[in-house]
Molecule: transfer RNA
Organism: uncultured Opitutales bacterium
RNA sequence: GCCCCCUUCGUCUAGUGGUUAGGACUCCUGAACCUCAUUCAGGCGACAUCGGUUCGAAUCCGGUCGGGGGUG
Numbered sequence: 001g002c003c004c005c006c007u008u009c010g011u012c013u014a015g016u017g018g019u020u021a022g023g024a025c026u027c028c029u030g031a032a033c034c035u036c037a038u039u040c041a042g043g044c045g046a047c048a049u050c051g052g053u054u055c056g057a058a059u060c061c062g063g064u065c066g067g068g069g070g071u072g
Base pairs, nucleotide, nucleotide: 001071002070003069004068005067006066010025011024012023013022018055027043028042029041030040031039032038048064049063050062051061052060
C1' cells in the first nucleotide's frame, strides 16, 4: 500500500427499517440493620463521526477517525 472484520451508557452486552434504544455490573439517592457486609426500591448514563438512501436509519450504502487480522 491492498483486502477483510469490529466500533451502542464508565465496563460487558441485546437490538437485521417503525420499541420511550433494553439488560447485567459499576456509580448516586433512599429503605431495612447499631455499623460494615448484604438485600430491596428508585435514579444518572450510550448508538465514533460526516454524508447518502428511505415517509421513517443504531440497523441499509459510501467517506473519514480509531481498533484488530491477513497479505506484499